Predicted 3D model of a 77-nucleotide RNA (c-di-GMP-I riboswitch aptamer) from a mouse gut metagenome.
The model forms 100% of the base pairs in the Rfam consensus.
The RNAcentral record of the sequence draws on MGnify.
Its mean pLDDT, the model's own confidence on a scale to 100, is 89.

[in-house]
RNA sequence: GCAAACCCAGUGAAAACUGGGGACGCAAAGCUAAGGGGGCUAAGUCCAGCAGGCUGGAUAAGCCAGCCCGGCCGCCG
Numbered sequence: 001g002c003a004a005a006c007c008c009a010g011u012g013a014a015a016a017c018u019g020g021g022g023a024c025g026c027a028a029a030g031c032u033a034a035g036g037g038g039g040c041u042a043a044g045u046c047c048a049g050c051a052g053g054c055u056g057g058a059u060a061a062g063c064c065a066g067c068c069c070g071g072c073c074g075c076c077g
Base pairs, nucleotide, nucleotide: 001026002025006021007020008019009018010017011016024066030072031071032070035069036068037067038064039063040062044059045058046057047056048055049054050053
C1' cells in the first nucleotide's frame, strides 16, 4: 500500500461486481481472462421430456487474477 469473511446500499438472469463499513491475510492480494490451464454461472441458443410453459441436459468472447503457470510494471534492505 492492498483488503478476506461478514454487514449495509446498489447493478446483474446468475456467477459475480461497485460503493461504504470491516481486517483474514498478501512482494506483487498491481495489470493481463482474446498467452496457457483450471474453476463458477447459464440469460440467450440447442436438444429431450411433458397435462403444462414447467423440468432436465449441453453450451461463454458472462464471471473468478485472493486457484496455478506465463508475460509486463514494481517498495525497502